Record summary:
Predicted 3D model of a 477-nucleotide part of an RNA (small-subunit ribosomal RNA, 3' major domain) from a metagenome. The RNAcentral record of the full RNA draws on SILVA. The prediction has a mean pLDDT of 83.
Context: one part of a larger RNA
RNA sequence: UGACGGGGGCCCGCACAAGCGGUGGAAUAUGUGGUUUAAUUCGACGCAACGCGAAGAACCUUACCUGGAUUUGACAUCCCGUGCUCGCUUGAGAGAUCAAGUUUUCCCUUCGGGGACACGGUGACAGGUGCUGCAUGGCUGUCGUCAGCUCGUGUCGUGAGAUGUUGGGUUAAGUCCCGCAACGAGCGCAACCCCUAUUCUUAGUUACCAUCAGGUUAUGCUGGGGACUCUAAGGAGACUGCCGGUGACAAGCCGGAGGAAGGUGGGGAUGACGUCAAGUCCUCAUGGCCUUUAUAUCCAGGGCUACACACGUAUUACAAUGGGAGCUACAAAGGGUUGCUAGACCGCGAGGUUUUGCUAAUCCCAAAAAAGCUCUCUCAGUUCGGAUUGCAGUCUGCAACUCGACUGCAUGAAGUUGGAAUCGCUAGUAAUCGCGGAUCAGCAUGCCGCGGUGAAUACGUUCCCGGGCCUUGUACA
Numbered sequence: 001u002g003a004c005g006g007g008g009g010c011c012c013g014c015a016c017a018a019g020c021g022g023u024g025g026a027a028u029a030u031g032u033g034g035u036u037u038a039a040u041u042c043g044a045c046g047c048a049a050c051g052c053g054a055a056g057a058a059c060c061u062u063a064c065c066u067g068g069a070u071u072u073g074a075c076a077u078c079c080c081g082u083g084c085u086c087g088c089u090u091g092a093g094a095g096a097u098c099a100a101g102u103u104u105u106c107c108c109u110u111c112g113g114g115g116a117c118a119c120g121g122u123g124a125c126a127g128g129u130g131c132u133g134c135a136u137g138g139c140u141g142u143c144g145u146c147a148g149c150u151c152g153u154g155u156c157g158u159g160a161g162a163u164g165u166u167g168g169g170u171u172a173a174g175u176c177c178c179g180c181a182a183c184g185a186g187c188g189c190a191a192c193c194c195c196u197a198u199u200c201u202u203a204g205u206u207a208c209c210a211u212c213a214g215g216u217u218a219u220g221c222u223g224g225g226g227a228c229u230c231u232a233a234g235g236a237g238a239c240u241g242c243c244g245g246u247g248a249c250a251a252g253c254c255g256g257a258g259g260a261a262g263g264u265g266g267g268g269a270u271g272a273c274g275u276c277a278a279g280u281c282c283u284c285a286u287g288g289c290c291u292u293u294a295u296a297u298c299c300a301g302g303g304c305u306a307c308a309c310a311c312g313u314a315u316u317a318c319a320a321u322g323g324g325a326g327c328u329a330c331a332a333a334g335g336g337u338u339g340c341u342a343g344a345c346c347g348c349g350a351g352g353u354u355u356u357g358c359u360a361a362u363c364c365c366a367a368a369a370a371a372g373c374u375c376u377c378u379c380a381g382u383u384c385g386g387a388u389u390g391c392a393g394u395c396u397g398c399a400a401c402u403c404g405a406c407u408g409c410a411u412g413a414a415g416u417u418g419g420a421a422u423c424g425c426u427a428g429u430a431a432u433c434g435c436g437g438a439u440c441a442g443c444a445u446g447c448c449g450c451g452g453u454g455a456a457u458a459c460g461u462u463c464c465c466g467g468g469c470c471u472u473g474u475a476c477a
Base pairs, nucleotide, nucleotide: 001477002476003474004473005472007471008470009469010468011467012466013465015461016460019425020424021423022422023421026316027315028314029313030312031311032310033309034307035306042053043052064302065301066300067299068298069297070296073125077124078123079121080120081119082118083117087102088101089100090099091098092097106115107114108113127291128290130289131288132287136285137284138280139279140278141276143274148187149186150185151184152183153182154163155162156161167178168177169176193268194267195266196265198236199235200234201233202232203231204230208225209224212223213222214221239262242256243255244254245253246252318418322377323376324375325374326373327372334365335364336363339358340357343354344353345352346351384415389410390409391408392407393406394405395404431453432452433451434450435449436448437447
């Protein structure tokens, strides 16, 4: 100087407390461990691994296993030779591939040849999701959006170092003020950026419809309008600016006015010096090592989907604040031409047929759902719950057996609110309700977004956890 303390002081955080809803019990989905297996590819392991890499394993993916093949190789460059190649047909085969047949149309040219491309040959080489993340770059997690981490000059100290950065106040903040052997500065904080809340101007189609006119069973449907909504570009607006109190005449704090918004208005992006030899050699790059008729490459099938069990994360429930039936409202944000598909008809339905619009503020996906109104069920393993299983189908796709999703009929399991323990959340939040997107042929209870309805509680900081500052002890570095 640090680190540590079941030392002390001060302060903060959904850290506790006060509340609301869960997890832990059930079934299922999914990940992991274990076990099994020819293989169940690999990585990730307290927080910070376990719906994680994987924004989507039937083949492919695929790295694993079994079997069948290839060896200058599936891919790149160089050298030599031959010639177009590709394609098509037939046969063998699980296919890769092999054999036979057929078709022959590359470009430039000084006609010597050259360049693409294919085949054959030779070796230099290719190849490796093989090992080492404890050789590395890059990227990422975490402490933590915590308020810290340092430097120059000066001063003090033999020196390591100290000072500044400590102290008194204050703040979300090393934020600011005052003081001070310090004076300044840098990286962080804040601000600058984006979205959102109010308003103005400009613009007015594909959006809008107050006024006027026309028209319809109905609809901004039409003329028209530029008001309103909205769209999207530019401004305004919030700064403790104003008033009162308090404070040290300071920084600030408390209350108030005005205001759409008040003291960081709400949200996002933004992550200092460093820590964990944290994670990743399987995104990529890369040193070293290993492999080179195999640890490379191609193909078929299988596996990654197994199942006495254990754990994590979710979904659906156990019901009446509910289930069922009918009627009737109100969103936002997205996506769409190998695509989204209206209408009509067929089918109980998944869906099918036909045709229409849209390269989209124009058309479509699209029905929002919870909510509201009416009827029914009357506390039961039920008209709760939907697992499981049987049969019949639909769709995607060469192909749904291993191993897809969905539909109809039948079946109708566990489950009556969950032990010890444990998690999230402070406001348009929790809870609850639906909608969209990426990936994607098909496949979502996951993920990422969007809006609708919309709470309760916070006395307080004694305690648990984590963190910051000062101080103290130490046989630790």

It matches the Rfam family "Bacterial small subunit ribosomal RNA". Rfam links the family to the GO terms structural constituent of ribosome and ribosome.